Predicted 3D model of a 69-nucleotide RNA (transfer RNA) from a marine eukaryotic metagenome. The RNAcentral record of the sequence draws on MGnify. Its Rfam family is "tRNA".

RNA sequence: CGGUGUAGCUCAGUGGUAGAGCAACUAACUCGUAAUUAGUAGGCCGCAGGUUCAAAUCCUGUCUCCGGC
Numbered sequence: 001c002g003g004u005g006u007a008g009c010u011c012a013g014u015g016g017u018a019g020a021g022c023a024a025c026u027a028a029c030u031c032g033u034a035a036u037u038a039g040u041a042g043g044c045c046g047c048a049g050g051u052u053c054a055a056a057u058c059c060u061g062u063c064u065c066c067g068g069c
Stems, first nucleotide, its partner, number of pairs: 001067003005063001008022004016053001024040005046062005
């Protein structure tokens, strides 16, 4: 100096009520397990400010990690 931070994990989401896959849980099916099918729960978006009617998103500061000089 640049990038990164969003669900347990991996990642979407460029101003208008936060999503997917996997994982977890419940039910059905099975002698039982797995698989499959249906459903449920889980995140106020690293932190603190600012702009705006409205911010994960724009601006400032700061912290973590990664990379460059």